[in-house]
Molecule: SAM riboswitch aptamer (S box leader)
Organism: Pedosphaera sp.
């Protein structure tokens, strides 16, 4: 760093130290001296893996659903704001129009990117 599946409108912050950015990405809107990044310490959320437990297909290994976070230190994430908006297409309104357009909604699609598990 490329390459596969899966999910991203749910949740969950306090204190210390620092001292000025941050929120990937033009742009835009936003958070920040009421204190940003960053380290720490404690807490918290969640279920992607594991783990239990019940159903169900398989001869056996084993899949597949589907439930539990007192699972009282099991592996990871995460803890403004849909992944904050962003590209594009189709319906509906609305504005505007010689041509060509704009703006909002709601749905679909795709790009990037973040987790997890995987492979190599």
């Nucleotide at each position: 760093c490329a390459c596969u599946c899966a999910u991203c409108c749910a949740g969950a912050g306090u204190g210390g130290c620092a001292g000025a950015g941050g929120g990937a990405a033009a742009g835009g809107c936003c958070c920040u001296a009421u204190g940003a990044a960053g380290c720490c310490a404690c807490g918290g959320c969640a279920a992607c893996c594991g783990g239990u437990g019940g159903a169900g297909u398989g001869a056996c290994c084993a899949c597949u659903c589907u439930a539990c976070g007192a699972c009282u230190a099991g592996g990871u994430g995460c803890c403004a704001a849909a992944u904050c908006c962003g590209g594009u297409c189709a319906a509906a309104g609305c504005c505007a129009u010689u041509g060509g357009g704009g703006c909002u909604u709601u749905g679909g699609c795709g790009a990037a990117g973040a987790u997890g598990a995987g492979a190599a």